[in-house]
RNA sequence: GGGGACUCUGGAGAAUCCCAUUAAGUUGGGUGCCGAAGGUGCAAGGCCGCAAGGCCGAAUCUCUCAGGCGAAAGGACAGAGCGGUUCUU
Numbered sequence: 001g002g003g004g005a006c007u008c009u010g011g012a013g014a015a016u017c018c019c020a021u022u023a024a025g026u027u028g029g030g031u032g033c034c035g036a037a038g039g040u041g042c043a044a045g046g047c048c049g050c051a052a053g054g055c056c057g058a059a060u061c062u063c064u065c066a067g068g069c070g071a072a073a074g075g076a077c078a079g080a081g082c083g084g085u086u087c088u089u
Stems, first nucleotide, its partner, number of pairs: 006081005015031001017030004032069003038065001039063001041061001045056004
């Protein structure tokens, strides 16, 4: 000096839909949606190979598996803080 974790603050989108059920948005099903936990895919570029081709390879892009579509919770990301730990110089 950098990264991760931790604490605090901010933090979007999409049916309060339909049917059944329940003490209860409780549970199950249906249809329509959302992308910002996680996960899938890959551009430039790199590597291997005579070649064909293979491998590596980012995102808030893409898919919508997972998750979500009242509030709460969660939440990528951003800002701040702190001592310890780890990595690099």

Glycine riboswitch aptamer, 89 nucleotides, folded computationally. It was read from a public genome assembly, where an Rfam model found it. Rfam family: Glycine riboswitch aptamer. Its family is annotated with glycine biosynthetic process in the Gene Ontology.